Large-subunit ribosomal RNA, domain VI from a bacterium, 268 nucleotides, folded computationally. Rfam family: Bacterial large subunit ribosomal RNA. The family is grouped with related families in Rfam's "LSU clan". Model confidence (mean pLDDT): 83 of 100.
Context: one part of a larger RNA
RNA sequence: CGUUGGAAUUUUGAGGGAAGUCGUUCUUAGUACGAGAGGACCGGAAUGAGUUAACCGCUAGUGUUCCUAUUGUACCCGUCAGGGGCAUGUAGGGUAGCUACGUUGAUAAGUGAUAACCGCUGAAAGCAUCUAAGCGGGAAGCACGUCCCAAGAUGAGAAUUCCUUGUCCGUCGAAAGACGGACGAUAGAUUCCUGGAAGAACACCAGGUAAUCGGCGGAAGGUGUACGCACAGUAAUGUGUUUAGCUUAUCCGUUCGUCACCAUCAGA
Numbered sequence: 001c002g003u004u005g006g007a008a009u010u011u012u013g014a015g016g017g018a019a020g021u022c023g024u025u026c027u028u029a030g031u032a033c034g035a036g037a038g039g040a041c042c043g044g045a046a047u048g049a050g051u052u053a054a055c056c057g058c059u060a061g062u063g064u065u066c067c068u069a070u071u072g073u074a075c076c077c078g079u080c081a082g083g084g085g086c087a088u089g090u091a092g093g094g095u096a097g098c099u100a101c102g103u104u105g106a107u108a109a110g111u112g113a114u115a116a117c118c119g120c121u122g123a124a125a126g127c128a129u130c131u132a133a134g135c136g137g138g139a140a141g142c143a144c145g146u147c148c149c150a151a152g153a154u155g156a157g158a159a160u161u162c163c164u165u166g167u168c169c170g171u172c173g174a175a176a177g178a179c180g181g182a183c184g185a186u187a188g189a190u191u192c193c194u195g196g197a198a199g200a201a202c203a204c205c206a207g208g209u210a211a212u213c214g215g216c217g218g219a220a221g222g223u224g225u226a227c228g229c230a231c232a233g234u235a236a237u238g239u240g241u242u243u244a245g246c247u248u249a250u251c252c253g254u255u256c257g258u259c260a261c262c263a264u265c266a267g268a
Base pairs, nucleotide, nucleotide: 001152005163006162007161008160009159010158011157015149016148017147018146021049022048023047024046025045026044027043033038050107051106052105053104054103055102059100060099061098062097066093067092068091069090070089072086073085075084076083077082110144111143112142117137118136119135120134166183167182168181169180170179171178172177192208193207194206195205196204213257214256215254216253217252218251219250221247222246223245228241229240230239231238232237
């Protein structure tokens, strides 16, 4: 821009894409078959490999935003003590998120038309013949069935609901009015802002007097018992206060800040 008034929500599915795999064991059954050796079809059940999707409750990894230990330093907080800085100094753990080595699922049943092929009836050609008329069976393949996209499918679909009219100008006209244009209104949408399990940008989603984000309170989880003080010890250190102190991304709550800005100026 189109879809012939403008929108919101829910959809149909023309068409397109994905997937499509294989083994082993048990049973049927040591049966059919076979002199024996050996050894099935068909059917039923279980368990795997490969491929693939989703997820993070479990296991495990990461986790330079969390906690702890510790080396060096003619660094900083005036000194002691306690902290901080120094390419995460090094080391031990670890939340969320993201992951696989983890978990769960799929790769199925079934239907239709067929290929090679197997048949029934059956002439031409008194026989024979699956074929000439006619009628069956038959594959991991084809069309469906499963999952995803999908009305720009210009053939532009469907359903439900919402809004819908005014002022002015021009042309035509006897008038009613018709056509065209400009500016508005309504439903609705956007810019902008706070953000996100959404994301390269865009888009999408949650919000913009409200729990969207931050802060704060509480909880979970993590680390592992803080500082100070007291006591014991010459001291290093230990014990008590103290399952303390600290705590990121998680959960619940709470209107304290923010959810309309930008520029300039003045002030605290």